Background
Transfer RNA from Terrimonas sp., 71 nucleotides, folded computationally. The RNAcentral record of the sequence draws on ENA. The same sequence occurs in records of 2 taxa. Its Rfam family is "tRNA". It is annotated as a transfer RNA. From the family's description: Transfer RNA (tRNA) molecules are approximately 80 nucleotides in length.

RNA sequence: UGCGGUUUAGAGUAAAGGUAACUCAAUGGUCUCAUAAGCCAUAGCUGCAGGUUCGACUCCUGUAGCCGCAA
Numbered sequence: 001u002g003c004g005g006u007u008u009a010g011a012g013u014a015a016a017g018g019u020a021a022c023u024c025a026a027u028g029g030u031c032u033c034a035u036a037a038g039c040c041a042u043a044g045c046u047g048c049a050g051g052u053u054c055g056a057c058u059c060c061u062g063u064a065g066c067c068g069c070a071a
């Protein structure tokens, strides 16, 4: 320098054009003499900036971080 992959909640992962889900963690409640476990509930996210579309995690462009390949 070129090419490819990857970036989603505190952590690890889904969602392949139809309004973002699961596990653990966190908070509150319930249970218990008490703690844990169990049960119920709540809060918290699409790397960033644009574009296409009625509608974008998803498609397109640019850009940033990480990993790999080639030179």
Stems, first nucleotide, its partner, number of pairs: 001070007010024004018054001026042005047063005